[in-house]
Description: A computed fold for a 72-nucleotide RNA from Phlyctochytrium arcticum, annotated as transfer RNA. Its Rfam family is "tRNA". Rfam classes the family as a transfer RNA. Rfam links the family to the GO term triplet codon-amino acid adaptor activity. The RNAcentral record of the sequence draws on ENA.

RNA sequence: GCCCGUAUGGCGAAGUGGUAUCGCGUCUGUCUUGUAAACAGAAGAUCCCAAGUUCGAUCCUUGGUGCGGGCA
Numbered sequence: 001g002c003c004c005g006u007a008u009g010g011c012g013a014a015g016u017g018g019u020a021u022c023g024c025g026u027c028u029g030u031c032u033u034g035u036a037a038a039c040a041g042a043a044g045a046u047c048c049c050a051a052g053u054u055c056g057a058u059c060c061u062u063g064g065u066g067c068g069g070g071c072a
Stems, first nucleotide, its partner, number of pairs: 001071007010024004018055001026042005048064005
């Protein structure tokens, strides 16, 4: 330099055109002498950035950035 993959709450993942789901964690409550566990509830992501296509984009297209890999 060229090619491929990947980027989604604090962390790990799912989702694949119709305004995002789960687990762990966090917070609150119940329970307990207290902690943990258990149970109930809540908060938390404008889906890496920009542009395009579309009535509508996390999803499709193009470019960029970070990370990983391959070829030279």